[in-house]
Parts: sequence; structure tokens; C1' cells
RNA sequence: GCACGGGCGCGGGCAACCGCUGCGGGGUCAGCCCCGGGGAGGAAAGUCCGGGCUCCACAGGGCAGGAUGCUGGAUAACGUCCAGGCGGGGUGACCCGACGGAAAGUGCCACAGAGAAUAGACCGCCUACCGGAGAGAUCCGGCGGGUAAGGGUGAAACGGUGAGGUAAGAGCUCACCAGCGGCCUGGGCAACCGGGUCGGCUAGGUAAACCCCAUCCGGAGCAAGGCCAAAUAGGGGAACGAUUGAGGGCUGCCCGUCCAAAGUUCCCGGGUAGGCUGCUUGAGGCCGGCGGUGACGCCGGACCCAGAGGAAUGGUUGCCACCCCGAGAGGGGUACAGGACCCGGCUUACAGCGCCCGUGCACCU
Repeated sequence: GCACGGGCGCGGGCAACCGCUGCGGGGUCAGCCCCGGGGAGGAAAGUCCGGGCUCCACAGGGCAGGAUGCUGGAUAACGUCCAGGCGGGGUGACCCGACGGAAAGUGCCACAGAGAAUAGACCGCCUACCGGAGAGAUCCGGCGGGUAAGGGUGAAACGGUGAGGUAAGAGCUCACCAGCGGCCUGGGCAACCGGGUCGGCUAGGUAAACCCCAUCCGGAGCAAGGCCAAAUAGGGGAACGAUUGAGGGCUGCCCGUCCAAAGUUCCCGGGUAGGCUGCUUGAGGCCGGCGGUGACGCCGGACCCAGAGGAAUGGUUGCCACCCCGAGAGGGGUACAGGACCCGGCUUACAGCGCCCGUGCACCU
């Protein structure tokens, strides 16, 4: 210098003017006005996980269902994060991984191929028998059998190489190698890594197929929930109605006695509209110290930093900064996107700029 890897930070600044919003103070009967200080993000987003908070449900356990899935740790919790292991990629810095179980069971394995998982004779190789040729060795054909060495198909063909063996072959036997399993042993908390020995044991893949194993999970959500509370309709109660007697019971009638309607007035409670609350001081950010490889934790200090409710946080101008176009004058542009109970994550979007650490290659000293 070029090309990369990892981790961070910022993402327009200042001023003037005109506006918006909630808080405090003041003026005003009130509508409103004045002053002061506050007013979006790194993702406020998607609403995909986890928790706080609230209400409902709940003795305990199981089934069903869902989620997660190497190990250890962090945490309020997590599907997040940190450290490590294993596998894969890269020359490297470094990156990626649903990474438990396929010798529990079941299923599936396209096309091609004879055969695709208790294998499989298409070609080839060997051969009993029969027929033919030849003097013979032997060769050819038929039929039956043996054979997984060789060829061919395939993503995958049931360990590899060599020797023995055989009619030809074959873990059939042996040596070495690879893998698997058992036992012993060293290191590590563990995942796992290494060493020794035994066993011919040779076992295909797929669990983002069913399934098995382990762990975790009650439901709904701030339109949760709480408080105040009109009008209208409806509910409950009291008094009047009520007796000079609507109606009914005892009783068929009378007396008596008991109940008691419509209506009027008042009271009570539920609930709707509406209003208030929940509402922002919190697993809070910042600075410093200590512990830890780290995620993170502990201690101390000073700080308060949006709380709207059809929903504010904006606009104009000037100067400056950066980028693009242009010879210049000048012109254009400054991303993605905006709270709605709060917090921890993940994922996705993002013009441009800056900082730190590291890698590879080339060159110079």
C1' cells in the first nucleotide's frame, strides 16, 4: 500500500423566529395568558422469546399438549449471554453449527441399478452333467450349481491393504490399518482428550419422520386491574295509598281478621356514558474502586432523564460540518425510523462518518 477479520462510538451542530405538549409558579370567574425548566431511539420497529406487575384459577401427583436439547457458568428469567468441548469452513485473523438417542421399536431411502438393509448373480470368474469340435492339451454351446475378488449403477452396494487358502472365491484364516464395543488407566468439575488390553465384533443414512429420554411450562393481559359516578330503563326497601274498602286468602255468604295493587314521595345497591388512577424511581443510567479469563457480581458517590390519550416532541431562515454534481459561480443531499405499563434479549431496517485491536500478501528500511 492493497485485501480482509473482530470489537466499539456517532448518526448533523449553533442561533433567531413561529408553533405543540405535560410539570411547577403567577394572573384570571372561566375560555385563556405570562414566566421557568423537561420533551423519542439504537433500533422507540417486528411482537419472536423471557421476566416484573395485575386479575382469575390452583392440596398433591399423573395423562395429554407445547418448548428446549454438547458441557460448565451468568441471570429475576430466557430459545439470551460468557467460557470450554466436538464437528465443519478459511492460508490466516476468525466464522458457522436444532450439536441428546439410529446395537428400544416402527417407517422411509427418489432416479439409476440384478440387488437399497434378516442384501444382491446383470456382465464376469469357477464348475457337476449332457452335446459338439480336436490326435491331444483344450475350446464352444446347453442346463444346473458355486462365487461378492473384478466390471457396471448409484448420494449410499454390508470394512481397507497384503498373504495364506480355494475349482473359483469369501474375516474362511493370519498380519497390519480404520472403526465399534467391553475392561483397565492418565488429564479435566464436566462435555471430552490421551494410553493400554481383549473381542472377527464390521454395525448404512434419516429423529427440521413417528418415537424414546431429560429439563421446563396454569390462563389472560394496562382494552390487566382499582376508585368516583350522571341521564334513561330496570332491581330492592320504607311511608302514603289504607278506608268512608280496587283486588285477594281464611270461607259458599256476612262479620271479623290477614295480605295487598296501580300511583306519589324518599332511600339503597349494581351497572353504562364520563372522569380519576394504574403511569413511571427503575433487575435505572453515569463515575470510581474491588472480585472474576469472561458473561456478571459487590461496594461507594453524585443524578432524576417523555408520560400523551385522536394522541405533543415540528417548521422556516441564516451560518457551519460532511457527501454528491460542476472548470467555476453555484446547485442538490444528510439514512432507517418514531414511545403508549415497564424491563432483559433476539431478529430485521439503516445514507454516511470516526476510533481501537488483529490477519494475509507485496514492497521499502
Bacterial RNase P class A from a Deltaproteobacteria bacterium, 365 nucleotides, folded computationally. Taxonomically the source falls in Myxococcia (Bacteria, Pseudomonadati, Myxococcota). Rfam family: Bacterial RNase P class A. By type it is a ribozyme.